[in-house]
RNA sequence: GGGCCUAUGGUGAAAUGGUAUCACACGUCCAUGGCAUGGAUGGGGUCGGGGUUCGAUUCCCCGUAGGUCCA
Repeated sequence: GGGCCUAUGGUGAAAUGGUAUCACACGUCCAUGGCAUGGAUGGGGUCGGGGUUCGAUUCCCCGUAGGUCCA
């Protein structure tokens, strides 16, 4: 320098155009004398910019960061 892949709550992952879901973690409540544990409930997220579209996490372009391969 070039090719490919990835970027989604605090963490790890789903979601191939239509209100962003799950597990763990966190807050509150209940059960227990208390802890562990279990149950109920709640908060929090799409890497940045632009484009296409009625509508973008999703498609296109540029950039940023990481991984991998080639030179």